[in-house]
Description:
Transfer RNA from Coregonus sp. 'balchen', 72 nucleotides, folded computationally. The prediction has a mean pLDDT of 83. Rfam family: tRNA. It is annotated as a transfer RNA.
RNA sequence: GUCCCUGUAGCUCAGUUGUAGAGCAUGGCGCUUGCAACGCCAGGGUUGUGGGUUCGUUUCCCAUGGGGGGCC
Numbered sequence: 001g002u003c004c005c006u007g008u009a010g011c012u013c014a015g016u017u018g019u020a021g022a023g024c025a026u027g028g029c030g031c032u033u034g035c036a037a038c039g040c041c042a043g044g045g046u047u048g049u050g051g052g053u054u055c056g057u058u059u060c061c062c063a064u065g066g067g068g069g070g071c072c
Base pairs, nucleotide, nucleotide: 001071002070003069004068005067006066010024011023012022013021018055026042027041028040029039030038048064049063050062051061052060
């Protein structure tokens, strides 16, 4: 230089157009003499950024910057 992949909760990841979820973690309660484990409940998101398409985009398209990889 060129091509490809990736980006969603604190972490690891689902979600292929219709107002975003799980596990772990965190907080509260129950249980226990107490702790752990276990059970119940709760909080937590500008879906990298900016545009476009669409009645409507996390999802499709373009640009841009981040991370990873292939080739030269």